C1' cells in the first nucleotide's frame, strides 16, 4: 500500500416487540429494547427489485335523484335503458416509501 481479509482494543449502529407522535397506507420520527451488523455510513425519476394506493383511471354491486321509452292506468304504478351523486368490493397505476434485498459512492481500527 491492497482486498471476495476480520483476531484484538476502543467505540458505533440497532431487528422484532412496547409506548407516544405523523401518515390514507406502505412507512417514518422520538423514547425503551437488542435480533443482528465491518460499512446496518450516505444515495430512492434519470440501475434493478420490493411495499403501499389518498387522489386518478376502468369494471361490478347497492341506495337516492332526474330523464327517455314501453305496458297497465283515476291520481299513479311497474319494467328497460341513460345521466348525475353517494357508499362498498375488484383491477390498474407513484408523484408516496424501502438501501437491515442487490447495486453505486465514501470511510474508522487492525493481528495474521
Nucleotide at each position: 500500500u491492497g482486498g471476495a481479509u476480520g483476531a484484538a482494543c476502543g467505540g458505533g449502529c440497532a431487528a422484532a416487540c412496547c409506548u407516544g407522535g405523523c401518515g390514507a397506507a406502505a412507512g417514518c420520527c422520538a423514547g425503551g429494547g437488542g435480533c443482528g451488523c465491518a460499512a446496518a455510513g450516505c444515495u430512492a425519476c434519470a440501475g434493478g427489485g420490493c411495499c403501499u394506493u389518498c387522489a386518478c383511471c376502468c369494471g361490478g354491486c347497492c341506495a337516492c335523484g332526474g330523464g327517455a321509452c314501453g305496458c297497465g292506468a283515476u291520481c299513479c304504478g311497474c319494467g328497460u335503458c341513460c345521466c348525475g351523486c353517494g357508499g362498498c368490493g375488484g383491477g390498474g397505476a407513484a408523484u408516496g416509501g424501502c438501501a437491515g434485498c442487490c447495486a453505486g459512492c465514501u470511510g474508522c481500527c487492525a493481528a495474521g
The prediction has a mean pLDDT of 80. This is a predicted structure of a 112-nucleotide RNA (c-di-GMP-I riboswitch aptamer) from a Planctomycetota bacterium. NCBI's taxonomy places the organism under Bacteria, Pseudomonadati, Planctomycetota. It matches the Rfam family "c-di-GMP-I riboswitch aptamer". The literature on the family includes a 2008 paper in Science by Sudarsan et al., "Riboswitches in Eubacteria Sense the Second Messenger Cyclic Di-GMP". About the family: GEMM was predicted in a large-scale screen for bacterial structured RNA regulatory elements.